[in-house]
């Protein structure tokens, strides 16, 4: 510089006119690091805001860049030289729009990305 690659999860009961959204249980865990394996410990990444530049445009918005804001959740035993990571044993978190309130379903997105791997 270029290629591929680059997110899992409602399954069973209850109400109810109507919920894969409420209750009970049930299921899931990007991507680097770190003396040892991590959703909950650094850090990055995606939604969402602002600014500022630059380009179209019906003069209001649209689309790229850059900074900047915003950004969730763990404790206790055990083991070892070493773990918030591994084992037990309780907990605990999950962007916006739609919709009987959604981490799991439908929708921007056949997008975007942090990265990995190759040439």
């Nucleotide at each position: 510089u270029c290629u591929u690659u680059g997110g899992g999860g409602c399954g069973g009961g209850g109400u109810g006119a109507a919920a894969u959204u409420c209750c009970c249980c049930a299921c899931c865990g990007g991507u680097g690091g770190u003396u040892a394996u991590a959703g909950u410990c650094c850090a990055c990444g995606a939604a969402g805001g602002u600014u500022a530049c630059g380009c179209g445009u019906u003069u209001u918005u649209g689309c790229a860049u850059a900074a900047c804001c915003c950004c969730g959740a763990a404790c206790g035993g055990g083991u070892g030289a070493a773990a918030u990571u591994c084992c037990c044993g309780u907990a605990c978190c999950g962007a916006c729009g739609g919709u009987a309130c959604a981490g799991u379903c439908c929708g921007g997105a056949u997008g975007u990305u942090a990265a990995a791997a190759g040439a």